[in-house]
Context: one part of a larger RNA
């Protein structure tokens, strides 16, 4: 470079924002860069191809022709792409109105439960297991009554329910705040899509400093089990889990399915809106934005997907190229560190 792929075989960056770049709605006029036509000039000879001719033929040779270009110059064409000017409203955005929501941030408040402290009653066990033991208890436990402290999580509602770009978000009240949907069509008039670099967000664990510490619980200790038991089970238990600020930047970060747009049979649920109709109802029909279950065409190696496509197409980005070595070494960049990211080769099957 050409070609093939990326749900499960190798392969979609964890996610959005966005620079360059690539691509880009309808219409009128214009330009002539791309594009197309014609003319001219040039593309040496030999070689290659075609025709004819000459050596007895052939190779070979001679003559003529053809071919060969992101070529140059000039003249012209104006459909498409590009440039310029003007207009449009369907794409996109904004304003007004409506509306659902665990969307985010900060502050405050509540009740249930566990644990602990001190207290009353009360007496010999409690706890735990497959069965036990370690453990706790006559210095009065467990149980139960009333009181207090403190931390963490928010039963029921709760739903293949909702919201968010993803990670994720669940008691209640208030503060500040983001986004979506719907009706109508007021306003702008292509302002759009994608997005190498870039910068931002990013579960858990981990790290730094300072707090906090009820429960749970890596490590650790003990008791069991066992041939052994550095485990599964039990009794304890420290980091951690929580808060503030700052790092880390990874996950089966999964729908293992990039984003945007258009088109392509249906049926049944469910969430948020809207419209119409009447018999005014726990109504019917339609429409729209989500979210589920089936199913045709089509696709697929099959499984399956099937208007939320893995169907039919277009735009742009990312990624793959036998298994192991290896997501490793070396070097670079980032990090306090742990490590992350970029990323080979020898060798071997």
């Nucleotide at each position: 470079u050409u070609g093939g792929g990326c749900g499960u075989a190798a392969a979609g960056c964890g996610u959005g924002c966005g620079u360059a770049g690539g691509c880009g709605g309808c219409u009128a006029c214009u330009u002539a860069a791309g594009u197309c036509u014609u003319a001219u000039u040039u593309g040496a000879a030999a070689u290659c191809c075609c025709a004819c001719a000459g050596c007895u033929u052939a190779a070979c040779u001679g003559u003529g022709g053809a071919g060969g270009g992101u070529g140059g110059u000039a003249a012209g064409a104006a459909a498409c792409u590009g440039g310029g000017u003007g207009g449009c409203u369907u794409g996109a955005a904004u304003a007004c109105a409506u509306c659902a929501g665990a969307g985010g941030u900060a502050a405050g408040u509540g009740g249930a439960a566990u644990u602990c402290c001190a207290u009353g009653u009360g007496u010999a066990g409690c706890g735990g297991u497959g069965g036990a033991a370690u453990g706790c208890g006559u210095a009065g436990a467990u149980a139960u009554u009333a009181g207090g402290a403190g931390g963490a999580a928010u039963a029921c509602c709760a739903g293949u329910g909702g919201c968010g770009a993803a990670g994720g978000c669940g008691a209640c009240u208030u503060u500040c705040u983001g986004g979506a949907c719907u009706u109508a069509a007021a306003c702008u008039g292509a302002c759009g899509c994608u997005g190498a670099g870039g910068a931002a967000c990013g579960a858990a664990a981990g790290c730094g400093u300072g707090g906090g510490g009820a429960g749970c619980a890596a490590a650790c200790a003990g008791g069991a089990u066992u041939a052994g038991a550095u485990a599964c089970c039990c009794u304890g238990g420290u980091a951690g889990u929580c808060c503030a600020c700052g790092c880390c930047g990874u996950a089966a970060a999964c729908g293992a399915u990039g984003u945007c747009a258009a088109c392509u049979a249906g049926c049944c649920g469910u969430u948020g809106g809207a419209a119409u109709c009447c018999u005014u109802g726990a109504g019917a029909u339609u429409u729209u934005a989500g979210u589920g279950g089936c199913g045709c065409a089509g696709c697929u190696a099959a499984c399956g997907c099937a208007u939320u496509a893995a169907g039919u197409u277009g735009a742009c980005c990312g990624c793959c190229u036998g298994g192991g070595g290896a997501g490793u070494a070396c070097g670079g960049c980032c990090g306090c560190a742990a490590g992350g990211u970029u990323a080979a080769a020898a060798c071997u099957c």

The part of an RNA shown here (small-subunit ribosomal RNA, central domain) has 349 nucleotides and comes from an uncultured bacterium. The prediction has a mean pLDDT of 86.